[in-house]
RNA sequence: UAGCAAAGCUAAGCGCCAUGCACCUGGCAUAGACCGUGAACUGAACAUGCCAGGUUAACGAGGUGAAGGGAUUAUCGAACAUUCGGCGGAUGCCCUUCCGUGCUGCCCCGGGCACGUUAUGUGGUGUGAAAUAUGCAGGCAACUGCAAAACAGCCGCACCGCAGGCCGGAGC
Numbered sequence: 001u002a003g004c005a006a007a008g009c010u011a012a013g014c015g016c017c018a019u020g021c022a023c024c025u026g027g028c029a030u031a032g033a034c035c036g037u038g039a040a041c042u043g044a045a046c047a048u049g050c051c052a053g054g055u056u057a058a059c060g061a062g063g064u065g066a067a068g069g070g071a072u073u074a075u076c077g078a079a080c081a082u083u084c085g086g087c088g089g090a091u092g093c094c095c096u097u098c099c100g101u102g103c104u105g106c107c108c109c110g111g112g113c114a115c116g117u118u119a120u121g122u123g124g125u126g127u128g129a130a131a132u133a134u135g136c137a138g139g140c141a142a143c144u145g146c147a148a149a150a151c152a153g154c155c156g157c158a159c160c161g162c163a164g165g166c167c168g169g170a171g172c
Stems, first nucleotide, its partner, number of pairs: 014088004020084001022055009034043001059077003065098006099116005105172002108169004120163009134147005
């Protein structure tokens, strides 16, 4: 590099870790409380440095009409806060074009506005999380896997209410 076989994975708050910080283990060096002794050596907790190997490195909620371009640490809260730092990606934001939905009988054309297939805005009520903790298992350890009570905000959903429901043209 090519072929064959087997297994796993195929993700979008998502994936990754070469170097760093942090943490763990071992080795070496330095230093050494303390124990022991008449005294000292030896031993030796903790600590620092170097080397080697390893661990961690975002917890869920919410979010995509299509294409092109642009800027950027792309919304929300939870946490014992290294969830530090870095790389890649990305459903967020802005601009342009196109498609679609709604705009008070139906339907078509042009425009405007609000939206994105549950397709207008808004108020109220109700409702909706995981990690951590804890338990079990694994590992010398850092830590990992599984189970799992409680507790958010943005927002989603359900119900009730309020506002909006436009302009021009053809037809029934």
The RNA shown here (glmS glucosamine-6-phosphate activated ribozyme aptamer) has 172 nucleotides. The prediction has a mean pLDDT of 78. Its Rfam family is "glmS glucosamine-6-phosphate activated ribozyme aptamer". Rfam describes the family as follows. This entry contains a glucosamine-6-phosphate activated ribozyme that is found in the mRNA for GlmS. GlmS is an enzyme that uses fructose-6-phosphate and glutamine to generate glucosamine-6-phosphate. The ribozyme catalyses self cleavage of the glmS mRNA that is thought to regulate GlmS activity. The family's RNA type in Rfam is riboswitch.